Small-subunit ribosomal RNA, 5' domain from an uncultured prokaryote, 526 nucleotides, folded computationally.
Context: one part of a larger RNA
RNA sequence: GGAUGAACGCUAGCGGCAGGCCUAACACAUGCAAGUCGAGGGGUAACAGGGAAGCUUGCUCCCGCUGACGACCGGCGCACGGGUGAGUAACGCGUAUGCAACCUACCUUUAACUGGAGGAUAGCCCCGAGAAAUCCGGAUUAAUACUUCAUAACAUUAUGAAAAACGACAUCGUUUUAUAUUUAAAGCUCCGGCGGUUAAAGAUGGGCAUGCGUGACAUUAGAUAGUUGGUGAGGUAACGGCUCACCAAGUCCACGAUGUCUAGGGGUUCUGAGAGGAUUAUCCCCCACACUGGUACUGAGACACGGACCAGACUCCUACGGGAGGCAGCAGUAAGGAAUAUUGGGCAAUGGACGAAAGUCUGACCCAGCCAUGCCGCGUGCAGGAUGACAGCCCUAUGGGUCGUAAACUGCUUUUAUAAGAGAAGAAACCUUCGGACGUGUCCGAGGCUGACGGUAUCUUAUGAAUAAGGACCGGCUAACUCCGUGCCAGCAGCCGCGGUAAUACGGAGGGUGCAAGCGUUAUCC
Numbered sequence: 001g002g003a004u005g006a007a008c009g010c011u012a013g014c015g016g017c018a019g020g021c022c023u024a025a026c027a028c029a030u031g032c033a034a035g036u037c038g039a040g041g042g043g044u045a046a047c048a049g050g051g052a053a054g055c056u057u058g059c060u061c062c063c064g065c066u067g068a069c070g071a072c073c074g075g076c077g078c079a080c081g082g083g084u085g086a087g088u089a090a091c092g093c094g095u096a097u098g099c100a101a102c103c104u105a106c107c108u109u110u111a112a113c114u115g116g117a118g119g120a121u122a123g124c125c126c127c128g129a130g131a132a133a134u135c136c137g138g139a140u141u142a143a144u145a146c147u148u149c150a151u152a153a154c155a156u157u158a159u160g161a162a163a164a165a166c167g168a169c170a171u172c173g174u175u176u177u178a179u180a181u182u183u184a185a186a187g188c189u190c191c192g193g194c195g196g197u198u199a200a201a202g203a204u205g206g207g208c209a210u211g212c213g214u215g216a217c218a219u220u221a222g223a224u225a226g227u228u229g230g231u232g233a234g235g236u237a238a239c240g241g242c243u244c245a246c247c248a249a250g251u252c253c254a255c256g257a258u259g260u261c262u263a264g265g266g267g268u269u270c271u272g273a274g275a276g277g278a279u280u281a282u283c284c285c286c287c288a289c290a291c292u293g294g295u296a297c298u299g300a301g302a303c304a305c306g307g308a309c310c311a312g313a314c315u316c317c318u319a320c321g322g323g324a325g326g327c328a329g330c331a332g333u334a335a336g337g338a339a340u341a342u343u344g345g346g347c348a349a350u351g352g353a354c355g356a357a358a359g360u361c362u363g364a365c366c367c368a369g370c371c372a373u374g375c376c377g378c379g380u381g382c383a384g385g386a387u388g389a390c391a392g393c394c395c396u397a398u399g400g401g402u403c404g405u406a407a408a409c410u411g412c413u414u415u416u417a418u419a420a421g422a423g424a425a426g427a428a429a430c431c432u433u434c435g436g437a438c439g440u441g442u443c444c445g446a447g448g449c450u451g452a453c454g455g456u457a458u459c460u461u462a463u464g465a466a467u468a469a470g471g472a473c474c475g476g477c478u479a480a481c482u483c484c485g486u487g488c489c490a491g492c493a494g495c496c497g498c499g500g501u502a503a504u505a506c507g508g509a510g511g512g513u514g515c516a517a518g519c520g521u522u523a524u525c526c
Base pairs, nucleotide, nucleotide: 001526002525003524004523006522007521008520009519010518013378014377015376016375017374018373019371020370021336027333028332030331031330032329035076036075037074040073041072043069044068047067048066049065050063051062053060054059055058083289084288085287092214093213094212095211096210097209098208099207102206103205107202108201109200110199111198112197113196114195115149116148117147118146125138126137128135129134155182157180158179159178162177163176164175165174166173167172187194188193215261216260217259222252223251224250227249228248229247230246231245232244233243234242264286265285266284267283269278270277271276291312292311293310294309295308314325315324316323317322342368344367345366346365350364351362352361353360354359381412382411383410384409392403394401395400417463418462419461420460421459422458426453431448432447433446434445435444436443437442470515472513473512474511475496476495477494481510482509483508484507485506491498492497
């Protein structure tokens, strides 16, 4: 000098864009953050409509008939999105390869199929237990839930001294063919479609392996028994000591094993002429974690933040018998701390889940609020005006000098401010209406619908210099000097050093310098 997720002191007019718990991965009140589909199903708790009945005429009751829909069965989603950096010095990350050792729901393409049969169960109803959470028993019912039969191959598994080809050359191996065997399905519909099953391929996403690179300490020198390898078996989507039985005794290491400490990694970011050094907040990619430890279930995918079970610590409820919970999601609270924001609006846009769609959900996201935390931009006026004020402070050699064109005064302007008025883009799709093309609910054209931000941005008019300057420094480094006070005191200080009676270095004043809505200090990095 530059930089910062900064903090502190003094000060402060506005806007745009960004950023905002670095500490206790400490504990959390409250609300919200993952649902959706009635075009899968039985149904009808609430609301509305319709119909029927009763009377007290505005109420009661009945009917799932309709719109819809609580709870329930079922499907898909909940493995994404969002958070945090505790752990991890590791194939974790980065980079370059490989898998003839693998999986992949939804999506795309291609091919084939979508035929029968059956038994349950939730809900509803009844019964019982309990303070509650919830639980027991009985009867009954549906499905795109479940079971089963048929059919099916390019899929699975297997077979024989089968056949062929290739490699080896005695017998073996690989591939192909053949044969046998095993394995599927579900319907709904507005009749247009939407689905379902199987196989092959693609795409996407993942899994695994390997080379190289990726902290400190040798005041850590030896480490290792599933340890290293083999055979066989099990297990996995898949290779593998991944696991197990047996056999061998290996394997790593001064090119730093093992141990201890520290740490998420990278793109980046800061600095520097570069080499390098430092860094990993925001944004993006990867990893890990979800009160602590462990375990699996479901599923295409998890060993699953707002799922389950067990154990532990903690908190809460209790009728003492027993139960409930997990903000490192968004807000917010307490604590800790030098220190870090609103218990806001909206799904209008983008994206996601579900749905045929309308749509519903979405603290993702888009916006608004708070904070000079940073960067950038604008303003706090402009021109004239000397008698260099008759003022005033300060200095003085007492002549004067300086603040200083500064002020007064005259003219001008109105960014900003205040007031009034006008007022966006972000919206194009989905959907829908009309027209045309057309095999088509497909395409094209025209119109309609939809804005949280927001009466915001922006524009126009009016008023009037009106509404707007500070902080640091002035001995040298380092731009900027005098007076008074103090008297090695009080104090200053980044380094050198100032202060003991004429201090440009302390404190005050006048003046000056350099920055400016900031200026300084502290901390950290180059």
Model confidence (mean pLDDT): 84 of 100. The RNAcentral record of the full RNA draws on ENA.